[in-house]
SAM riboswitch aptamer (S box leader) from Ornithinibacillus bavariensis, 115 nucleotides, folded computationally.
The prediction has a mean pLDDT of 82.
RNA sequence: CUCUUAUCCAGAGCGGUGGAGGGAAAGGCCCUAUGAAACCGCGGCAACCUUCAAACAUUCGUGUUUGAAAAAGGUGCUAAUUCCUACAAAGCAAAUUUGCUUUGAAAGAUGAGAG
Numbered sequence: 001c002u003c004u005u006a007u008c009c010a011g012a013g014c015g016g017u018g019g020a021g022g023g024a025a026a027g028g029c030c031c032u033a034u035g036a037a038a039c040c041g042c043g044g045c046a047a048c049c050u051u052c053a054a055a056c057a058u059u060c061g062u063g064u065u066u067g068a069a070a071a072a073g074g075u076g077c078u079a080a081u082u083c084c085u086a087c088a089a090a091g092c093a094a095a096u097u098u099g100c101u102u103u104g105a106a107a108g109a110u111g112a113g114a115g
Base pairs, nucleotide, nucleotide: 001115002114003113004112005111006110007109008108013042014041015040016039017038021031022030023029026085027084028083043078044077045076048074049073050069051068052067053066054065055064056063057062082107087104088103089102090101091100092099093098094097
C1' cells in the first nucleotide's frame, strides 16, 4: 500500500516546547494568540486483540450469539455523532427545486486477519 471483516449518536485533558494553523478531501459550520499543527511528559477513557461460562451450529478443527472478568501487555482514542451535508430510495411539508425525517450506499477512521 491492497484485500477481507467488525465497529463508529457512549466515554475520556492537563503541563512543557512550539508559534499559525486545524477539523481527511469539496461546500457549510466550527475550533484557534484566553495559543493551531507537531513533538515530549504525566494522566484519563475504552474491552479491538485476552480469559471464562452457557446456548446453538459443527466438516469435531472450531464457529456464532449472549453474559461475566481483566486497563498488566499490543493498539487505539481523549472539541462538536465520523461536526453536518453530498449519492440512492421511501415518507412528510412547502410548491417545482428546496426543507425535514428514516434507511441504505460511498468515502473515511480504528482494530483483527491475509497478501